RNA sequence: CCAGACGGUCGGAUGGCCGCCUUUCGCAACGGGGAAACCCAGCGGGGGGAGGAAAGUCCGGGCUCCACGGAAACACGGUGCCGGUUAACGGCCGGCGGGGGUAACCCCAGGGAAAGUGCCACAGAAAGCAAACCGCCUUGCAGGCUUCGGCCCCAGGGUAAGGGUGAAAGGGUGCGGUAAGAGCGCACCGCGUUCCCGGUAACGGGAGCGGCAGGGUAAACCCCACCGGGAGCAAGACCAAAUAGGGGCGGCGCGUCGGAUUUAUUUCGGCAGGCGCGUUUUCGCGUCGUCGCCCGGGUAGGUCGCGCGAGGCGUCCGGUAACGGGCGUCCCAGAUGAAUGGCCAUCUAUCCCCGACCCCGUAUGGGGGAGGGGUGGACAGAACCCGGCUUACAGACCGUCUGGCAUU
RNA sequence: GGGGGUGUAGCUCAGAUGGUUAGAGCGCUGGCCUGUCACGCCAGAGGCCGCGGGUUCAAGUCCCGUCACUCCCGCCA
Numbered sequence: 001c002c003a004g005a006c007g008g009u010c011g012g013a014u015g016g017c018c019g020c021c022u023u024u025c026g027c028a029a030c031g032g033g034g035a036a037a038c039c040c041a042g043c044g045g046g047g048g049g050a051g052g053a054a055a056g057u058c059c060g061g062g063c064u065c066c067a068c069g070g071a072a073a074c075a076c077g078g079u080g081c082c083g084g085u086u087a088a089c090g091g092c093c094g095g096c097g098g099g100g101g102u103a104a105c106c107c108c109a110g111g112g113a114a115a116g117u118g119c120c121a122c123a124g125a126a127a128g129c130a131a132a133c134c135g136c137c138u139u140g141c142a143g144g145c146u147u148c149g150g151c152c153c154c155a156g157g158g159u160a161a162g163g164g165u166g167a168a169a170g171g172g173u174g175c176g177g178u179a180a181g182a183g184c185g186c187a188c189c190g191c192g193u194u195c196c197c198g199g200u201a202a203c204g205g206g207a208g209c210g211g212c213a214g215g216g217u218a219a220a221c222c223c224c225a226c227c228g229g230g231a232g233c234a235a236g237a238c239c240a241a242a243u244a245g246g247g248g249c250g251g252c253g254c255g256u257c258g259g260a261u262u263u264a265u266u267u268c269g270g271c272a273g274g275c276g277c278g279u280u281u282u283c284g285c286g287u288c289g290u291c292g293c294c295c296g297g298g299u300a301g302g303u304c305g306c307g308c309g310a311g312g313c314g315u316c317c318g319g320u321a322a323c324g325g326g327c328g329u330c331c332c333a334g335a336u337g338a339a340u341g342g343c344c345a346u347c348u349a350u351c352c353c354c355g356a357c358c359c360c361g362u363a364u365g366g367g368g369g370a371g372g373g374g375u376g377g378a379c380a381g382a383a384c385c386c387g388g389c390u391u392a393c394a395g396a397c398c399g400u401c402u403g404g405c406a407u408u
Numbered sequence: 409g410g411g412g413g414u415g416u417a418g419c420u421c422a423g424a425u426g427g428u429u430a431g432a433g434c435g436c437u438g439g440c441c442u443g444u445c446a447c448g449c450c451a452g453a454g455g456c457c458g459c460g461g462g463u464u465c466a467a468g469u470c471c472c473g474u475c476a477c478u479c480c481c482g483c484c485a
Stems, first nucleotide, its partner, number of pairs: 001404010012347007020049008031040003051379001055390002058388005063232004076228005081095005096110001097108004111223002116221002118217003133163002135159006143152003171189006190212001191210008236304004246295007255271006273288006311330008351374004357368004409481007418434004427465001436452005458474005
């Protein structure tokens, strides 16, 4: 210098003027809206005012209400190497194993296939208690050919070393062995298993034994272990109109029959009547006038919930780290059609345009560049809060590490 | 706040338990037919199945993540 890996920071700055939301103090005043609850407003001063993702709503919690005697189980859903961390997690940290990369480093849903069931297309002889198509070896006899060595064809047997098919053909390589072959025997590698050692563990290492055994698939059903009660701030709490229901009291009104009671519109029952529904009648069901006052639930409306919190910053200690602990310091948005904006100046950063002049080359061209002008631009905006994950993002900066080239 | 669905050719849709080369209709292109056009007949092109990973011998189909579109529900009397 080039190429790359990992981690982190910022995401314009300062000043002036004019506004917006919120909070607090003081003054003034009892002002305006509203039935009330409550809200708004004047003057002066102070404080604060979007993000790294506020997003998607994919996980986990706080908080609130509902359900429930405790716990467990069935069903359903989720998680799945080991250890740690945490309020919790499917997050994070460290380690193990496997895979990729020359390396820095990156990726992995990574329990169980010997409980059971299902599936493995096409091709291929054979695909799941394996299999003989070609080939190799051997036997047999009939036929054919012959250069008499044998060859071809047919039938039977052996053989999984070779060919061919396939994603996969029941360990691999080599030597021996054999009629040809074969873990048939041996060595090494792989695999299984027993013991020992190291490690908290996953796992790793060593020694012995076993001739090699039931292939794959569980992101197919399933089995095992662990986790999960449901809903969500439109949760929920409080204050509380009008209208229509409910209850109480009072006034006025109210057919008939019967009962209770001394009597009565005090009450009960039947019938009649009115109204509504069953599409009409018969019939069935429900209901019973009106006015005034009061009470209660609840809606509109209003207030709270609502920001002191698993909080931020700094520092020290423990830990490889995630993280935990101590001390100090700070208070830092709370809207509800939804505030956080606009203008100007300077600086700075990036990009674009013009560009005297310089260098290489001199045919187009390439590189640098004093100075001048323009542009504020990315993704996107809190809405109960917090911890993660994921996704989007113009551009700028910092640190650590790896490989290559050149020079010393 | 909660729940569901869809994405496959230019358009509208199929594609059952993974399997060989992903289909259909309309549309498009070329040819035939016709004096010409339309209709009709014949032939053809056009897809990496929204995107990125993974599981598997094999993925449109299974799993995870993600993007876009779309639908439904949610106060009380």